[in-house]
A computed fold for a 74-nucleotide RNA from a Candidatus Micrarchaeota archaeon, annotated as transfer RNA. Taxonomically the source falls in Microcaldota (Archaea, Nanobdellati). Rfam family: tRNA. From the family's description: Transfer RNA (tRNA) molecules are approximately 80 nucleotides in length. Gene Ontology term of the family: triplet codon-amino acid adaptor activity. It is annotated as a transfer RNA. The prediction has a mean pLDDT of 83. It was read from a public genome assembly.

RNA sequence: GCCCCCGUAGUUCAGCCUGGACAGAAUGCGGGCCUGCGGAGCCUGUGACCCGGGUUCAAAUCCCGGCGGGGGCG
Numbered sequence: 001g002c003c004c005c006c007g008u009a010g011u012u013c014a015g016c017c018u019g020g021a022c023a024g025a026a027u028g029c030g031g032g033c034c035u036g037c038g039g040a041g042c043c044u045g046u047g048a049c050c051c052g053g054g055u056u057c058a059a060a061u062c063c064c065g066g067c068g069g070g071g072g073c074g
Base pairs, nucleotide, nucleotide: 001073002072003071004070005069006068007067010027011026012025013024020057028046029045030044031043032042033041050066051065052064053063054062
């Protein structure tokens, strides 16, 4: 220098190909219940699409350019 993959709650990971309703799950954290106690169980709250632009009525998803991480080739 060229090519490929990845980037979403604090953490781990779905959803992206095939655009649509409050973007889910587990776990963590806050509160409550329960309990001899609770770190177990139950209820509830909390919080995210890497950045910029484009297309579109509508973008996590499609297109372009960046940034970061991983891998391959020379």